Predicted 3D model of a 1371-nucleotide RNA (small-subunit ribosomal RNA) from an uncultured bacterium.

RNA sequence: AGUCGGACGGAAAGCACCCUAGUGGUGUUUUCAGUGGCGGACGGGUGAGUAACGCGUAAGAACCUGCCCUUGGGAGGGGGACAACAGCUGGAAACGGUUGCUAAUACCCCAUAGGCUGAGGAGCGAAAGGAGGAAUCCGCCUAAGGAGGGGCUUGCGUCUGAUUAGCUAGUUGGUGAGGCAAUGGCUUACCAAGGCGACGAUCAGUAGUUGGUCUGAGAGGAUGAUCAGCCACACUGGGACUGAGACACGGCCCAGACUCCUACGGGAGGCAGCAGUGGGGAAUAUUGCACAAUGGGCGCAAGCCUGAUGCAGCCAUGCCGCGUGUAUGAAGAAGGCCUUCGGGUUGUAAAGUACUUUCAGCGGGGAGGAAGGGAGUAAAGUUAAUACCUUUGCUCAUUGACGUUACCCGCAGAAGAAGCACCGGCUAACUCUGUGCCAGCAGCCGCGGUAAGACAGAGGAUGCAAGCGUUAUCCGGAAUGAUUGGGCGUAAAGCGCACGCAGGCGGUUUGUUAAGUCAGAUGUGAAAUCCCCGGGCUCAACCUGGGAACUGCAUCUGAUACUGGCAAGCUUGAGUCUCGUAGAGGGGGGUAGAAUUCCAGGUGUAGCGAUGAAAUGCGUAGAGAUCGGAAAGAACACCAACGGCGAAAGCACUCUGCUGGGCCGACACUGACACUGAGAGACGAAAGCUAGGGGAGCGAAUGGGAUUAGAUACCCCAGUAGUCCUAGCCGUAAACGAUGGAUACUAAGCGCUGUGCGUAUCGACCCGUGCAGUGCUGUAGCUAACGCGUUAAGUAUCCCGCCUGGGGAGUACGUUCGCAAGAAUGAAACUCAAAGGAAUUGACGGGGGCCCGCACAAGCGGUGGAGCAUGUGGUUUAAUUCGAUGCAACGCGAAGAACCUUACCAGGGCUUGACAUGCCGUGAAUCCUUUUGAAAAAAAGGAGUGCCUUCGGGAACGCGGACACAGGUGGUGCAUGGCUGUCGUCAGCUCGUGCCGUAAGGUGUUGGGUUAAGUCCCGCAACGAGCGCAACCCUCGUGUUUAGUUGCCAUCAUUUAGUUUGGAACCCUAAACAGACUGCCGGUGAUAAGCCGGAGGAAGGUGAGGAUGACGUCAAGUCAGCAUGCCCCUUACGCCCUGGGCGACACGCGUGCUACAAUGGCCGGGACAAAGGGUUGCGACCCCGCGAGGGCAAGCUAACCUCAAAAACCCGGCCUCAGUUCGGAUUGCAGGCUGCAACUCGCCUGCAUGAAGCCGGAAUCGCUAGUAAUCGCCGGUCAGCCAUACGGCGGUGAAUCCGUUCCCGGGCCUUGUACACACCGCCCGUCACACUAUGGGAGCUGGCCAUGCCCGAAGUCGUUACCCUAACCGC
Repeated sequence: AGUCGGACGGAAAGCACCCUAGUGGUGUUUUCAGUGGCGGACGGGUGAGUAACGCGUAAGAACCUGCCCUUGGGAGGGGGACAACAGCUGGAAACGGUUGCUAAUACCCCAUAGGCUGAGGAGCGAAAGGAGGAAUCCGCCUAAGGAGGGGCUUGCGUCUGAUUAGCUAGUUGGUGAGGCAAUGGCUUACCAAGGCGACGAUCAGUAGUUGGUCUGAGAGGAUGAUCAGCCACACUGGGACUGAGACACGGCCCAGACUCCUACGGGAGGCAGCAGUGGGGAAUAUUGCACAAUGGGCGCAAGCCUGAUGCAGCCAUGCCGCGUGUAUGAAGAAGGCCUUCGGGUUGUAAAGUACUUUCAGCGGGGAGGAAGGGAGUAAAGUUAAUACCUUUGCUCAUUGACGUUACCCGCAGAAGAAGCACCGGCUAACUCUGUGCCAGCAGCCGCGGUAAGACAGAGGAUGCAAGCGUUAUCCGGAAUGAUUGGGCGUAAAGCGCACGCAGGCGGUUUGUUAAGUCAGAUGUGAAAUCCCCGGGCUCAACCUGGGAACUGCAUCUGAUACUGGCAAGCUUGAGUCUCGUAGAGGGGGGUAGAAUUCCAGGUGUAGCGAUGAAAUGCGUAGAGAUCGGAAAGAACACCAACGGCGAAAGCACUCUGCUGGGCCGACACUGACACUGAGAGACGAAAGCUAGGGGAGCGAAUGGGAUUAGAUACCCCAGUAGUCCUAGCCGUAAACGAUGGAUACUAAGCGCUGUGCGUAUCGACCCGUGCAGUGCUGUAGCUAACGCGUUAAGUAUCCCGCCUGGGGAGUACGUUCGCAAGAAUGAAACUCAAAGGAAUUGACGGGGGCCCGCACAAGCGGUGGAGCAUGUGGUUUAAUUCGAUGCAACGCGAAGAACCUUACCAGGGCUUGACAUGCCGUGAAUCCUUUUGAAAAAAAGGAGUGCCUUCGGGAACGCGGACACAGGUGGUGCAUGGCUGUCGUCAGCUCGUGCCGUAAGGUGUUGGGUUAAGUCCCGCAACGAGCGCAACCCUCGUGUUUAGUUGCCAUCAUUUAGUUUGGAACCCUAAACAGACUGCCGGUGAUAAGCCGGAGGAAGGUGAGGAUGACGUCAAGUCAGCAUGCCCCUUACGCCCUGGGCGACACGCGUGCUACAAUGGCCGGGACAAAGGGUUGCGACCCCGCGAGGGCAAGCUAACCUCAAAAACCCGGCCUCAGUUCGGAUUGCAGGCUGCAACUCGCCUGCAUGAAGCCGGAAUCGCUAGUAAUCGCCGGUCAGCCAUACGGCGGUGAAUCCGUUCCCGGGCCUUGUACACACCGCCCGUCACACUAUGGGAGCUGGCCAUGCCCGAAGUCGUUACCCUAACCGC
C1' cells in the first nucleotide's frame, strides 16, 4: 500500500516527419482503465483472551521456505481462449447479463532432462520472454547446497484458593487405514484398560510473557509505561480461499449487534494505523511539514508510494543546564512588627553611587546533517567501432522538511523575568493580635472551654526553588511470615494421650559407584539497560566505543572428604533369652467388717430434729433414745507418705485365676532392626444419650420453710433424674507441669522409692558407691520479669504440632461425624488504638498482724424540747451589699451597721474629677456674714496681704483652664504573691555515696526489743546526713544572791489607818543563778536501750501550761485587708450628698444566754482574789435623786489616784413544792445618758404587767486534775451600744479510766487488686431515644458458568445425481 509500458492488447492528448491529403501513415512523449507480475503474511496499533510448550531457558528430530547467495543442467514443438473494447440490455444504486473481436512473462497439450515414487515391471513429470543494432543485461524452468525465516517435540521454571479431592471414553496405549510440509488419537475401525492426582490432578478466581523497571545492605518484595524479543487479537462468533508464507487490521463468505443509503426490491461499512470528533473520566497533545536523511514495496533505471520514519506544534509530565543582576552603600532612613519603652528586628535589605549585559529584543553573518542522482569529459574493459554500456577519476549545474537552525558579531538598557510549603514534638524554623471545646486544625501523638509558639490574620524565621505542596500507589524502615533472620511455662501459640503407614532424619569399618557436592573446559546466556574506563555535544541531561557483568542452563573431562546408591563387616544404639524384684497397672470371680437407711419386736415417755435465730418436718396411732434380730445398696476408716503403678484419662478392704509394662544383675544371641510421625485407626474424667437391671446414702430439677426491698440464691426440711451394673454411643475439660517426643553434654548439697556392689558384723545397723525413678535448695547459663536450673525454661541435633494486634468469633456459611446434645474444620463485613504479660510505687479492701488518740468504754456536765440573743438558709424587698458552705461555713471576715462606716437601693448633683504628678493663668493662706436648697453645692459682700530672694522670681496653700491621666469594694483566688485553715504536734518526709535491679525502683527507713516520738539499743550492704521529734525560748512551782519605792511590817515605838519614825527579816516586786540527769538503790531485760519499785527532794521519769506545725494534700479560703497580671467601665461600673437598706419574717438549721427551782429564791449583816484599763481619760469624798444618773470637785501620765462592789461563800431571817416569793419573756407608763440626730434602729433606770417552761424523742457534744462543773472580775473595739460574743483573770472544786471486741481518725509491716481523677475508683447487661452499617420482606429484574437435548448458516471432505466444458483424447 502500492508499483511495473523494459510482460500484454488497447484508448486519449500533444509534437515531428512523409504521402495518395484522409476519419491517412510512421515515429516519439505524456497520461489512463484492463489482462498479467511482484507486493498487500512486512511495517504500524492494541493487550480482550490465554495459567498454556503461551513465555523464559536448555536441548531435540520427522519438516517447509518467495525474494537473496553458490553450483550443475535447460528453455524444443504446438494450441485454443478470456478481459479490455464494440453492440444490445437489467437495476434507484451497488453491481451486472448476453452477443461478437483480440494480445501476452495469462492458460493448455506433446517431447526431453534431472528429480520423485516403487522390490521390480513401470508410473508421475519443466520452462517465457523483454530491452538493445549487437555484445550483453534483466527475467524463466529444473536439481543440489547455503543463509535468513517459519512449523513441530521435550527437560526445567512460571499467581491464589483444599470451605475445590478425586478427574478422564478419543480418555491412555497398541495394530491397520486415512490425513499433513512434518511427528503424533491429528482422524477413524478394532483390541487392551489404562492415564493424571496430596511432589495438589480436576474445578474456581486472577493474569499477556521476558529482557528489564522501582525499592532494598543483601536475600527478597512489588511491577511489566517508554525501548527491545516472543505471543495473541483486528466490530462479535464461525469458516475456508489464494499464496512460499494467512485461516489474512486497511482481502473473501456466513451468522449476529450497531451505523448509514434506498425508488423498500436491495445495498454499503468496520481508526486496538496517523491526525481528528463524540462519550466516559481525576486525567493524557496537531484534522502540522517532508520524503532532505534512515528503512521498506515495486521498477533495468529515472522514479513513484511510504502518518514507517525524520522533524516541527501543544503540555513545567520528568531529567539536565541557565537567568531574574554585580560591587559598594549606616543617617543602621521611612514604613511595618515586637517591646522590659531603653530598644530590637525587617536590614546592606532599600534608596544612593559605580559597573556588567547571559537569556529575552532588534540588526548582520553563518556550519554540519549530502551519501547520492544527472550532464559533460578522460582512462580501462567490451566491441569492427572513437557509438552504446560497465567501472574508476575529473569538471559543471544541482538535491535540506527542520530553518528566522546550531553557532558568531554589533546595538540599547538593570532594563522584561519568584513563587510555593512550613514554623507544638517527630522536623529546620517564634512572636503579636483575633477567636473562646465556637470557628477550625490534624500524617501519629494531639491542639481549641479568655493570656493558644498547634485555629485565623500579621510581622519575622526556615526549607526547596521555576517550581512548591497535596492526594493515590509500590518498596523500605517491619527481625511485623524471620532461608539469611522470630517464636510457643505466665504475653498469641505444645494436638488430651500413646501406637503407627507414607515422609523426614539416622551409629561404626572397608570396598565400589559418582546421583548430590567440588574443580577446569566448551557452548549458550540477543541488543538495549545497570556498572567500570574512554570519546562527542561549551557543561550536564543525552549520545557513543571498549570492557566487565548477566549470580543461569546444557555438554565434556576430572576429584572423592562428606551425603546418597550398591556390597561385605562390627557392636556401643535397639532388641531377644535368662536370674531376681517392687507396685491402688488392667480385667474376671469370690468373700469380710464398720457405718447408713428401712422392717418387725422389747424397754420407755414427750418431745425430737434443725439453725446465726427460727420455721417447714417427725412424734401420744408412742417419735427421738436404747437392746438384740433381719434385709438392702453403695463406698472401703486407720495403715497413708512431697509413697507406688500406668501412655494419658486414671488406679486403694481382702482372697484367687488370667494378663500388660517397668527396673536391677549377669552370660549368650541378632546385627542399625533406630528416632519422629502428616493422614488413618486405638484409648480417653465428669456430665449427657439409647436399651435392660438396680436404687441404701447423696442429690440437678421440683415442692415447702426461712433470709431479704425482692431472693427463681447462699441456710433448713423433703425429693425426681442421675450417681451403681450390663451392652452401645458421645470424644470433650484449667484433659495443667498451662512446659510435644527422642538423644548427647554441662557445679554441687540434702531427702524418699526400687534394686545391686564394696566394707563391716554372729546378725541387724553404720559408712562408701552404681543404675532406674521421685522431691527440695542452688552454681554457670537462660529469661521481659516472675522464675527454670542433670526431671532445664541451659548448650546442641532430628522430627511433628501450633502462633502472627484486640473485638466480631471458635461465631456464620459449606463439609464430615453424631440418635440427639453437639463435636471437628473454620472465615468475612464492620469496629477499636489498643488488648495483653511480668514487675514497681501508691491508694483501697465489710484482708491479716502490731500500736496510738476523750476514739470507744467508765464517769461528770450539756445540746436536741421552752423563751430570748446571735449567725445562716429560705422567702420577701427598690435594696434587704459582698464573701465564708461536711469535718475544716453558720456569736465566721465584723476587736462593736442610728448618720458615718457602706461596698446596696431611690432621688438630687459633678466630669482632669474626693486623691497623685507634670503645664499655664490668677490669688498669700485663712476667717466672718447674708440668700437659695433636704444636703451636696451655688451666688454675693467683707476682713486679711505672711516667708525666702541674686529683685528676675521661688516655696507652701486656694481658685480657674487644656491635656497626659486619675479612679473602680467591677470580673477572674481555676492567671498570681503574701497570709491562713486542715490532715496533725500525727511521726513521719527525704538526700549524698555505696550496693542490688535492664528499668520503674529498692536498700538505708525493714527485722528483735523499747519509747510520747524514725526515742534509743541490738542486728543487718549499708555508711552517713538533712527537714521534722526532743532540747534550746516564755509563764507557773522551790531555794539563793542582789535591790527596797509607790510595795512589805517580825522585833522596838506610834496611829482611826504601815499613818509616821525605823527595819531589809517575811510577803511581794524583778534581774541573775541553783535545781531533775533514770544521777542513786533493788528487781527485770540480752550484760543493751529501757521498764517496775524505792530513797532523797519543792518538784521524778516530757514536773504543769504556752509558743513552736516536716515533705506534702485539698486548683481548700481570701482579687472585699494589702499587693498584682489580664479583661472590662471612663459625663460612669468613677466622685459628692439626703433619705432608706444591711435590723424585713410563714418557716428550717447552727452557736449561745436565762431557766424550769429548796445543793434553791429573797432580805439583812460579814469575809477573801488575780489580772487589767485610765489625760478628748479614770474620776474618789461630799450633796441631790428610789434608781439610772446629776452637781461640785480632790487625786492620778499610775506597785502612789481611780475604775472597784468581787461573786459563789459564811451568819441570821422569810418562803415549803405551787407554774410558786421559781422563771423572767412580752407589753404599758414615767425617766436617765451618749450623740447634729435614738421613728425605722441604741443602752440603762423605776413602777406596773408576769408568757413559755416542771429537765427535754431520734440523735449528738465537751472533758482525765487544779481538769470538768460552778462563781464572779477585767480588757479590746467604742461618742453610745444591741457583748448573753470574743480574749484574759482568779475563787470554790469533783467523778471515772476494767479494758481495746466494736464505732471514728491515724501510724508501721504484710497480702490481693482489672483502681492511679486512686473505692465518692473501676465496671456489666437490659430498656428508652437518635444515628450508622447490615439483614428479613409480598414481590420485580439482570449477569456469569456448567451440563443435557433440539434446530442449524457459510464452509471443508466424501458419496450420489444432474448441468457446463475452446484447446487435449475418443468417435
Its Rfam family is "Bacterial small subunit ribosomal RNA". Its family is annotated with ribosome and structural constituent of ribosome in the Gene Ontology.
Its mean pLDDT, the model's own confidence on a scale to 100, is 85.
RNAcentral holds the sequence, with entries from ENA and SILVA.